[in-house]
RNA sequence: AGGGGUAUAGCUCAGUGGUAGAGCGCAUGCUUGGUGUGCAUGAAGUUCUGGGUUCAAUCCCCAGUGCCUGUG
Numbered sequence: 001a002g003g004g005g006u007a008u009a010g011c012u013c014a015g016u017g018g019u020a021g022a023g024c025g026c027a028u029g030c031u032u033g034g035u036g037u038g039c040a041u042g043a044a045g046u047u048c049u050g051g052g053u054u055c056a057a058u059c060c061c062c063a064g065u066g067c068c069u070g071u072g
Stems, first nucleotide, its partner, number of pairs: 001071001003069005010024004018055001026042005048064005
């Protein structure tokens, strides 16, 4: 210098155009000798940033930024 991949909840990750989910964690309640285990309920998201396409974008296109990884 140039190529490829990746960015979604506190963490690890799903989600191939129609208002976003799981596990772990967190809070509350029940259970319990109990701060553990089990059960139930709940909270938590500008889907990295900006623009474009579309009736509609986490998803498609362009640029930027961070990270990972080859090439020279």

This is a predicted structure of a 72-nucleotide RNA (transfer RNA) from Vicugna pacos. Rfam family: tRNA. The coordinates come from a structure-prediction model, not an experiment, and the mean pLDDT is 82. The sequence is in RNAcentral, with records from Rfam. Taxonomically the source falls in Vicugna (Eukaryota, Vertebrata, Gnathostomata, Mammalia).